[in-house]
RNA sequence: AGAGUUUGAUCCUGGCUCAGGAUGAACGCUGGCGGCGUGCCUAAUACAUGCAAGUCGAACGGGAGCCUUUCUGAGCAAUCGGGAAGGCGAGAGUGGCAGACGGGUGAGUAACACGUAGGUGACCUGCCCCGAAGAGGGGGAUAACAGUUGGAAACGACUGCUAAUACCCCAUAAGCUCACGGGUGUUAGAGGGCCAGUGAGAAAAGGCGGUAGUGCUUCGGGAGGGGCCUGCGGCCCAUCAGCUUGUUGGUGAGGUAACGGCUCACCAAGGCGAAGACGGGUAGGGGGCCUGAGAGGGUGGUCCCCCACACGGGCACUGAGAGACGGGCCCGACUCCUACGGGAGGCAGCAGUAAGGGAUAUUGCCCAAUGGGCGAAAGCCUGAGGCAGCAACGCCGCGUGCCCGAGGAAGGCCUUCGGGUCGUAAAGGGCUUUUCUGGGAGAAGAGAAAGGACGGUAUCCCAGGAAGAAGUGUCGGCUAACUACGUGCCAGCAGCCGCGGUAAAACGUAGGACGCGAGCGUUAUCCGGAUUUACUGGGCGUAAAGCGCGGGCAGGCGGGUCAGCAAGUUGGGCGUGAAAUCGGCCGGCUUAACUGGUCGGGGACGCACAAGACUGCUGGUCUAGGGGGCAGCAGAGGGACGUGGAAUUCCGGGUGGAGUGGUGAAAUGCGUAGAGAUCCGGAGGAACACCAGAGGCGAAAGCGGGGUCCUGGGCUGUACCUGACGCUGAACCGCGAAAGCCAGGGGAGCGAACGGGAUUAGAAACCCCGGUAGUCCUGGCCGUAAACGAUGCCAACUGGGUGUUGGGGUGAAGAACCUCAGCGCCGAAGCCAACGCGAUAAGUUGGCCGCCUGGGGAGUACGACCGCAAGGUUAAAACUCAAAGGAAUUGACGGGGGCCCGCACAAGCAGCGGAGCGUGUGGUUUAAUUCGAGGCAACGCGAAGAACCUUACCUGGGUUUGACAUGUGGGUGGUAGCGACGUGAAAGCGGAGCGACCCUUCGGGGAGCCCACACAGGUGCUGCAUGGCUGUCGUCAGCUCGUGCCGUGAGGUGUUAGGUUAAGUCCUGUAACGAGCGCAACCCUUACUGCCAGUUACAAGUGUCUGGCGGGACUGCCGGUGACAAGCCGGAGGAAGGUGGGGAUGACGUCAAGUCAGCAUGGCCUUGAUAUCCAGGGCGACACACACGCUACAAUGGGUGGCACAAUGGGGAGCCAACCCGCGAGGGGGAGCUAAUCCUGCAAAGCCAUCCGUAGUUCGGAUUGCAGGCUGCAACCCGCCUGCAUGAAGCCGGAGUUGCUAGUAACCGUCGGUCAGCCACACGGCGGUGAAUACGUUCCCGGGCCUUGUACACACCGCCCGUCACGUCAUGGGAGCUGGAAACACCUGAAGUCGGUGAGCCAACCGGAAGGGGGCAGCCGCCGAAGGUGGGGCCGGUGACUGGGACGAAGUCGUAACAAGGUAGCCGUAGCGGAAGCUGCGGCUG
Repeated sequence: AGAGUUUGAUCCUGGCUCAGGAUGAACGCUGGCGGCGUGCCUAAUACAUGCAAGUCGAACGGGAGCCUUUCUGAGCAAUCGGGAAGGCGAGAGUGGCAGACGGGUGAGUAACACGUAGGUGACCUGCCCCGAAGAGGGGGAUAACAGUUGGAAACGACUGCUAAUACCCCAUAAGCUCACGGGUGUUAGAGGGCCAGUGAGAAAAGGCGGUAGUGCUUCGGGAGGGGCCUGCGGCCCAUCAGCUUGUUGGUGAGGUAACGGCUCACCAAGGCGAAGACGGGUAGGGGGCCUGAGAGGGUGGUCCCCCACACGGGCACUGAGAGACGGGCCCGACUCCUACGGGAGGCAGCAGUAAGGGAUAUUGCCCAAUGGGCGAAAGCCUGAGGCAGCAACGCCGCGUGCCCGAGGAAGGCCUUCGGGUCGUAAAGGGCUUUUCUGGGAGAAGAGAAAGGACGGUAUCCCAGGAAGAAGUGUCGGCUAACUACGUGCCAGCAGCCGCGGUAAAACGUAGGACGCGAGCGUUAUCCGGAUUUACUGGGCGUAAAGCGCGGGCAGGCGGGUCAGCAAGUUGGGCGUGAAAUCGGCCGGCUUAACUGGUCGGGGACGCACAAGACUGCUGGUCUAGGGGGCAGCAGAGGGACGUGGAAUUCCGGGUGGAGUGGUGAAAUGCGUAGAGAUCCGGAGGAACACCAGAGGCGAAAGCGGGGUCCUGGGCUGUACCUGACGCUGAACCGCGAAAGCCAGGGGAGCGAACGGGAUUAGAAACCCCGGUAGUCCUGGCCGUAAACGAUGCCAACUGGGUGUUGGGGUGAAGAACCUCAGCGCCGAAGCCAACGCGAUAAGUUGGCCGCCUGGGGAGUACGACCGCAAGGUUAAAACUCAAAGGAAUUGACGGGGGCCCGCACAAGCAGCGGAGCGUGUGGUUUAAUUCGAGGCAACGCGAAGAACCUUACCUGGGUUUGACAUGUGGGUGGUAGCGACGUGAAAGCGGAGCGACCCUUCGGGGAGCCCACACAGGUGCUGCAUGGCUGUCGUCAGCUCGUGCCGUGAGGUGUUAGGUUAAGUCCUGUAACGAGCGCAACCCUUACUGCCAGUUACAAGUGUCUGGCGGGACUGCCGGUGACAAGCCGGAGGAAGGUGGGGAUGACGUCAAGUCAGCAUGGCCUUGAUAUCCAGGGCGACACACACGCUACAAUGGGUGGCACAAUGGGGAGCCAACCCGCGAGGGGGAGCUAAUCCUGCAAAGCCAUCCGUAGUUCGGAUUGCAGGCUGCAACCCGCCUGCAUGAAGCCGGAGUUGCUAGUAACCGUCGGUCAGCCACACGGCGGUGAAUACGUUCCCGGGCCUUGUACACACCGCCCGUCACGUCAUGGGAGCUGGAAACACCUGAAGUCGGUGAGCCAACCGGAAGGGGGCAGCCGCCGAAGGUGGGGCCGGUGACUGGGACGAAGUCGUAACAAGGUAGCCGUAGCGGAAGCUGCGGCUG
C1' cells in the first nucleotide's frame, strides 16, 4: 500500500466482498509449565445458609461468674455454705462516637447529571489543627433491675427502686445572635465586611483518669469536605412545530445552612421556540480504551473521579452530615412463620443457589501487611484489603530436545514404471536437562523486640532420565500451499466471484504442501481499508443529483479611502487542566508481560497585557457596483375593446344527372326524396397563408391578421443626480403548457370514449366512415410535464474565425472598420470517463441557494398538509439482488441506408412434385427388422455389391488362456501334426490308428502341445475427453503481423477514400511504411505448332497417331477513353486472346458440424461373457409419409429391315475370337492376348426404306403364369438373365420446386470400379448429336465492402414486457380482539410534615396554693403514595378478508420495448381495454 466482482473486451461511475487490528467474549478441535491481569455483557429476576459495623467499663447504674486474704459454720481432711475486704469481670441496659465512610449496581436520568472554567457580597462543616474566653449554683426523672401480668411468637402493659459525660432551671458573656440608628472603605451590584453605641437573648461535664492527660462550653481562624448558581461542551427523529398557568415577572409572607416561583396570597401578562422549544426514542457522564497517517469513527468492562439507585413507590425522624443498601413509618407486589388472633423479610456487600442465557469462578485462608471505625491504650471489628482456588478468557515468557546419521531402510502416496516424495525424517551413535520426577536447603515481605494468611511457596543444591509434553486451519482466484481416488447439479462447499450434470487442484478421503503454534479455527461486534457523508477530502449536461419560473423576510457574503475601537485574530505571560493511562530516559522482578522513579505532552477553558495587518463594529468621505434623470431605438412582451379577408362546414336557390367518398385493396358512409361537381346568396365558429428568418420579445410557462386605449421589461448614447443603497436567498408569496374539475355560455373544424367497416389466428389497435366529452369564451379550481440547454443565480478573468438581430461611432447617403447588447455555428488553451464543452464554458476563480450517496421494493405505504374530485407535496421500512448504470470499442443483427457480386432473380431449355417401378429415410411391425448419418451441409449417404459369409442384430446349440498377441512358471516324447469312425444342424465333443522338425559342446536347448498365472477379447459407452480425416460457409476475397502514428483504454490506422478488377487485382491518394496466410502465377490436362523417337496403325514411306522435349499469348501492337495511372472499349495479327476451356489447389476461422462402426486413442464398463464358434433367421417386414432416380404417357414417336461414324477403359482362377448347337439367355469350342499387336467390341442416337394414324393404341411396360439359362456348397425367405403368355397405372402432372450461360443444357449410347453372381435404373468416367436465353439488378436466396441504430455478445432461432395459475417470504389496509407506557378529569385517600384545636394526659420553670407557662395524646384541615372510575392521545401484538411487492424449474396468453422492433419512442394527463397496452391533447429528441 491494496485486491476480487457489472463487459466479448474497455474506460468511468457505483455498490457488495476480502486481506489488518481489537474484545469482559462464546463455540469447535486440541492442550505441557510459569508470571501478571481478567472473569453474569442476559433477569435492577427470586433468593436457602454463613459472614460483610461496630466499639468504648478511662461516661453510668448494675453485675452472673471467678481469684486472693480473712472471719465463721459443717466436715478427719480435701472441700463446701455464709459474712467482710480487695481484685478481675461476661451478657443485657443508659450514655458517647461510628453507622451518611468503605463495598455493590447502572435500573432511572438528555439533566447544571457529567466535563471544563468561573461565581457564592446567598451558605454549611462532627472528628483534626491554631488562637481567645470560660465551666458558678441547683433540680427532676428514667432504662437496666425487682414484682405482677398479656401474647404461640414478635413484642408488650402496670407498679416499685436507681446512676451518669442522659435531661432541665438559674447565674456569668470576652466573643456570638437579634433589633435600632451612626460612621467607614471596597464592589458591577442590593450588603449579612469593618469600627463604635444602645437594648434584648443564649453556654458548659470541672466529668473521667494512677500524676501525665483526656474530655466539656462559647467565639475567631485554618485544613479538608460539601450545598447552591452560571458560561461553554458532548445522542437520534421535524413523518414531534409550536410549547407554557407556578407558567414569566413583581410585592409580601412562609421555608432553608443558604439564593430562588422552593411554597403560598395578591398583582401584572408574560416566558420559550427553526442557532430546533415541546414531544418521542435511546443512554449513567468523564479520565480513558479500540481503531485510524491524521482528521475522525466506535466504545465507557477491569482501575480512578462524579452522579443515581438499594424489592416497586411515598414520607419524615435522628444527626455536623441522610430524605439513610445491611435505620424507622406507610402503601403495593412477592416469599416465609403462625396456636389464624397476628407476625417476619429485602445479597445491585463476599461466597453460594435457582432461573434466564451462547456464556462468566470458591458457600476457601488471614487480618501478617495497607486502609477504615471505636478506644487513652491493650485491643476489638473489618468478605475494604492481602492471599489462595477455578477458567488458555487475555497479555508475556519457556519447553516438547541438540549434534551426527543414506543401503536415501521398511511403510504410505504418486508414477510416463525409469523413478519421485514423505526424508536426516526414522532406526542407530553421541550430548544436554530448561521443564518434569525424587531428595535436601529455604527467604524478603516486619519502621525497636516478638509476631507471616500467602508457605515449606518463590528461590537454591543434588540425583534420575530424551525421558512425561503438538495441535489446528488452509491449499480455484483474491491468498502462501497439488496430486490420487471416491462422488456425478447427487452428496456437499461457499467471505465475494463461484464450484459439483463421469477424468473436480473448489465436494469427501488419503498422501504431500503452506500458515500459525499451546494454541488454531469459526461466529458476533467495532474501527480500518471506504476520498463509500468527502473539515482534512467527493460530486450534480448524458452515470444518483439544478427546485418549472420569479419576487423576497431571516441568514450567509459584500466596492475604494481615512480615523477610532479591539469582538474575531495573533503573540508571549499567568492560572487550571487529579492520579492512573500515553511517549522518552533510568530502574526492579533471570527476560518480557507487569511495575517504580523522573522528565515530557497537547488541545480545550479562564485572567490580565500587548499587537493591530485582515474580518468585524462606529464615524467620515469617494464613484468604478446598483439606482435615477435626459435623448433615442427595436420587438408575436401583457391586458381590454372593436375589426378584416381566405378556407372548412351548414342552410336557401340555380345548373346538372349517377355516382361520390375512401384505401395497400376494400367496405361501412353519402346519393334519383337529386349526392358529388359548379354558380349565387346567407349563417356560424375557430384559426390567422404569404411576410417568416440559425429572426424578435418574455423570468419561465409562453407569445404571430390588422386598429385603438392601458401597461411591464430591455438596448444604445450622455455622464446630470444619488452615494454601496449590492449579490444570493431556507421558510413564505406569486406565476405556471396540456389534460382534468365546478358554474354559465359557445360549438365550424378536429376529436379520447363510443358505434360501424376493414385487417388479422385474434385485433379490445394501427387504416377507413361516423362521433360525445373536450378543444373556444367568462369566472373559479388544479399545480403537474422529456416544465430540457436533461446545464441554479450573480460577478470577474481567459487566443480567434464566421453568420445574423437591434443600437452607437466613423466613413460619402455605399462597402469596409471600431464598439455595446442579443441569437447561432466552427474552433485555441484548458476541462472531461468518454461523448463533448469551449467569452451564451462543462475553462480559471469568488459568493449564496437547491440537490445526490448501489439496484429493486418506491416516488410506494403510513402520517401530515393542500385539493370539489382526479390527485399533488413531503416521504420510509421489511424483504431482495451482485449488480443496476454512463461513454466509447469490436462484432453480430435490422421488416436501416449506399456500392457490388453469384444460374440469386429475371430471360430461356429440360425436369421434379401426379403414375408404375428401383433405391434411401421416417414411421409402424417384429424374436430381430444391427448401427450410424438429421435443414442447407442426413435421406442411390457410410454400402466401389447384405442369399451363406459379410454381420455388428435375433433364436437356439457350443467353448472358457479363449478365434488372435506377448511373458513367466510347470508339464509333455510316441510329443506336435494327421486322423478313419461315432454323435450332432453345424460348431463342438469323443476317438482307434499313423506319426514328425531345427540347433547341439550330446548334458541339453528351441519350436510345438498341455496346465497354471499374468493377460487376451469387446462393432460395449463417451465424437461433449481426443488424434487423424471429412463436410460447410466458399474459389467467397478475405484474415493477420512487425514497426510507426492516434487513443487513458478496449481499439483504431495500415485494410478507409477516388478509380479499376474475377480477385485486399492493380493504380492514384493517404500517418503510415512494409510483410505473412489467402487471390493470381508456378503443376496436370486440352486446343496450335517445331524437334526427337517410334513397338503398334496403313501395303510402303510417311506421320493422321503415341510418347518426350520445346515454341506460342505478354494488353506486346494500333485507335479511342481514362487522371499523363491502373484499366476499359474497339481493331489488327493469330490455332488461341484479355484468368482461352477444364482440373488439382480450400486463408484466419465458424458450426462442442460428422466419424470411438475405417483406423488410432484417454477414461469408464464387461471377463463361464457385453468375448468367441456354429446353424437358422433378420438387416429384403408394409396401412402409410418423404427424398433421389429409372421408364413412360407417345407420331420430333413406336415397330421392322438396310447403311454409317467414337472415346475413355478392362483383361491371367482373366478377357475370350473363328466355328458349331440353341428363337434366346446360354452351351460347346479352343485360336490369340502378360496386350496401341489379341479379346471385350455390332456403339447408340443418326441416315435410307417401310408399317402404324391418335387409339389407353403396334404408346406404356408394371404385375402375374409357365418354360428355361447362368453364378454359387446353397437362389424358399432373398439373385440376375432368356423365351412365351399376361398386359396394370399412366393421355404431360396442385401448391410448390430443381439443374443449366456453350461444346454447356438436353438427348444418345459406351466403359470402369466393387464383384462368384447381383437386385447398378446407383456412382465414377468416355465420347456422339447438339440448342435456347440473359432487357436488366426492383424483388427472393446467399455473399463482399462502407455506413447507421442497438437494451443483442451462447450475438434476432437474440433480448424482453404485463396479466393469469402454483409455491415461499416480508409488508400495507382491515370489522375487531388484546397488551404497554405516559398524561388528564373526578372519587377515595395511608404514613408523615405543617397548620388549627386540644375539655384528656404530664416530673423539671413560675407560684404558698389555686393555677399559669410549656409539652403530649386525641381530633380537624391542606398536601399527599397507591387504588378506583372515565374519555381521549401514542406505541406494539394479533385478525376473517383484502392490496400490491420480492423470489422461485423448462406453466398459460399474447408481443408492448430494444434495429424505422415492423404504428419512432418517451413525459404529463384523460378515457378505454384479458394483459402487455391503445387512443386523444400538449410537450421532448434521449
Record summary
This is a predicted structure of a 1486-nucleotide RNA (small-subunit ribosomal RNA) from a hot springs metagenome. The prediction has a mean pLDDT of 86. It matches the Rfam family "Bacterial small subunit ribosomal RNA".